[in-house]
Background: A computed fold for an 86-nucleotide RNA from Paenibacillus turpanensis, annotated as c-di-GMP-I-GGC riboswitch aptamer. The prediction has a mean pLDDT of 83.
Parts: sequence; structure tokens; C1' cells
RNA sequence: UUAGACAAAGGCAAACUUCCCGAAAGAGAAGGACGCAAAGUUACAGGCCUAAAGUGUUUUUCACUAUGGCGGCUGUGCUACCGAAG
Repeated sequence: UUAGACAAAGGCAAACUUCCCGAAAGAGAAGGACGCAAAGUUACAGGCCUAAAGUGUUUUUCACUAUGGCGGCUGUGCUACCGAAG
């Protein structure tokens, strides 16, 4: 520097269960492994979820909006372990 070997040290941990926070989406902790070669980061652009409050409408309601969330949704950026080949 290149690509990630049906190899390998080490790592992460979906669903689900329990506890817990939250209006919800969803977050945190423990257990648990479906998977992951950046399943590290979330800085930038986009995408998606929710709608307490607000606005409009209304008899109940319904619609819209993120200031609430998702990085295990896409791309870019930044950082990095291992061995392999050059």
C1' cells in the first nucleotide's frame, strides 16, 4: 500500500426474557446470540419512526409539525485491531 482467507488473537451483540426511564418512538442494565471485517465514531448530506406539546378542523376525532428518537438504514468524513499478500 492492497484486499479481507470457509484461517485466526481479540471485539460487538438481533430477536426474545426480566428490571427500569419515557406520552410514544425508543433509550439504559442484566441474561441471550441472529448476525457483523469497522455492527468503531455520528461530524456532514439524506432516509425512516414517533406526536406529549403546538397548529388547523371537530361532538367524539382526524390531519400536519421535531424541539423527541433510529448508526444493526444509505452515502461521505474521521479513527482503529488482527493476520495475509506486495